[in-house]
Glycine riboswitch aptamer from Roseiterribacter gracilis, 96 nucleotides, folded computationally. Of the family's consensus pairs, 91% are formed in the model. The organism belongs to Roseiterribacter, within Bacteria. The sequence was found by an Rfam model in a public genome assembly.

RNA sequence: CAGCCCCGCCGCGGGAGAGACCGUCCCGAAAUGGACGGCGCCGAAGGAGCAACCGCCCCGGAAACUCUCAGGCACAAAGGACCGCGCGCGGGUCGA
Numbered sequence: 001c002a003g004c005c006c007c008g009c010c011g012c013g014g015g016a017g018a019g020a021c022c023g024u025c026c027c028g029a030a031a032u033g034g035a036c037g038g039c040g041c042c043g044a045a046g047g048a049g050c051a052a053c054c055g056c057c058c059c060g061g062a063a064a065c066u067c068u069c070a071g072g073c074a075c076a077a078a079g080g081a082c083c084g085c086g087c088g089c090g091g092g093u094c095g096a
Base pairs, nucleotide, nucleotide: 003094005092006091007090008089009088010086011085012084013083014082019039021038022037023036024035025034026033040073041072042071046069047067048066049065053061054060055059
C1' cells in the first nucleotide's frame, strides 16, 4: 500500500399493512380535493416497554415481540423497517 472483511453516508432497484367511514366547513355544476371533529383500524420512519440472550455482571446493551406518543389508513405522490446492487465517498481491523 492494493485488496478482503466490517461500519456509516450517498445513489439506484424492490418494499407491506390499515375506512373511497360519519359529520361540519372551504373551492366547485358535480365528483374529487383540502381543513377540523368523531368513531374504527395499521406497524416497517422515529419513540417507548418487556424479554430470550450477551457483557466489563453495580449496572448496561439488546428484537421484525409489545404499546401506539408520533406517524400512517382508495389510486397517485410522499414516507417506509428490511433486502439487493455500486471500479461511489468516509472510517476501522487485518494486510500479500